Small-subunit ribosomal RNA, central domain from Antarctic bacterium 3C6, 351 nucleotides, folded computationally. The full RNA is in RNAcentral, with records from Greengenes. The prediction has a mean pLDDT of 90.

Context: one part of a larger RNA
RNA sequence: UUGGGCGUAAAGAGCUCGUAGGCGGUCUGUCGCGUCGAAUGUGAAAAUCCGAGGCUCAACCUCGGACCUGCAUUCGAUACGGGCAGACUAGAGUUCGGUAGGGGAGUCUGGAAUUCCUGGUGUAGCGGUGAAAUGCGCAGAUAUCAGGAGGAACACCGGUGGCGAAGGCGGGACUCUGGGCCGAUACUGACGCUGAGGAGCGAAAGCGUGGGGAGCAAACAGGAUUAGAUACCCUGGUAGUCCACGCCGUAAACGUUGGGCGCUAGGUGUGGGGGUCCUUCCACGACCUCCGUGCCGCAGCUAACGCAUUAAGCGCCCCGCCUGGGGAGUACGGCCGCAAGGCUAAAACUC
Numbered sequence: 001u002u003g004g005g006c007g008u009a010a011a012g013a014g015c016u017c018g019u020a021g022g023c024g025g026u027c028u029g030u031c032g033c034g035u036c037g038a039a040u041g042u043g044a045a046a047a048u049c050c051g052a053g054g055c056u057c058a059a060c061c062u063c064g065g066a067c068c069u070g071c072a073u074u075c076g077a078u079a080c081g082g083g084c085a086g087a088c089u090a091g092a093g094u095u096c097g098g099u100a101g102g103g104g105a106g107u108c109u110g111g112a113a114u115u116c117c118u119g120g121u122g123u124a125g126c127g128g129u130g131a132a133a134u135g136c137g138c139a140g141a142u143a144u145c146a147g148g149a150g151g152a153a154c155a156c157c158g159g160u161g162g163c164g165a166a167g168g169c170g171g172g173a174c175u176c177u178g179g180g181c182c183g184a185u186a187c188u189g190a191c192g193c194u195g196a197g198g199a200g201c202g203a204a205a206g207c208g209u210g211g212g213g214a215g216c217a218a219a220c221a222g223g224a225u226u227a228g229a230u231a232c233c234c235u236g237g238u239a240g241u242c243c244a245c246g247c248c249g250u251a252a253a254c255g256u257u258g259g260g261c262g263c264u265a266g267g268u269g270u271g272g273g274g275g276u277c278c279u280u281c282c283a284c285g286a287c288c289u290c291c292g293u294g295c296c297g298c299a300g301c302u303a304a305c306g307c308a309u310u311a312a313g314c315g316c317c318c319c320g321c322c323u324g325g326g327g328a329g330u331a332c333g334g335c336c337g338c339a340a341g342g343c344u345a346a347a348a349c350u351c
Stems, first nucleotide, its partner, number of pairs: 003323004007305002012319001014201004021194003025088007033081002035077008048066007091191001092188003095184005103177007110154001115149007125136002162169002206247006215241002220236004258318006266296012300307002324351003333344004
């Protein structure tokens, strides 16, 4: 390489949009490009295989046939793939009517709590730990009451619950805005799926400029512990955490499970919608159905664990990725970045 694989052994890109490309529903006509058949030409010789012959045999040599799986031309076939033309509605989308939601952005706003400030009451301690000490306190702390300031986060509700492509999203109100689901079946008529490159989004930390700074807290300082203690514990404490704008582009970015479509027993929760029955009506309840999200479980799969209509089952299409461990996600080069560093990515050597 052929191949075999990718939940946990190596292996699914963090996610989405989308270019090229690959793949693509039903019916009819047409072309005959792919595809299939036939004929002709060509496909050097040698080699190879089969048969025959020549050196006393063989090796070797000679002759004949096959092979040369290909290409070209001509004639023919038209199911399938394709081109062109026409039609369809089951895929996809639009429209209309509903509906749930921490989906996103901005502005405003609320209460609890911590800290600080001012004042009142009040007095000898507080704090902290395994025990202590550093620390704070008679310049009046801790505790308690009233008032004020400021920043950050939103208890209960809250849920194997909801929304989002992922990252992620939670006090309240308003404005702007994206997507989903259900019902109707009016419209378009294959407009679809995937997606190399590419583009955008992307937790935390980190970076730049300017703000902000209550609490927490890398670094740092001190107190303890200890043989030591550059730690774990304690007292402090600066970046940072917060806001605006601009970068960075990583993660156990995990369901460690790429996306799409179809098919394949059930049971039981829960979220959203619709329908039928029950009911005088409503509510409740029962059943059916579509979408989501959990648990259990058959067939099947799996090395096992387990997965099991939300597949890791049975199939098709497209992309990404793996190929012994270390060296190494490193060096070098290139591209990107202000930097930190990121992306791409070896080899010697060694087991």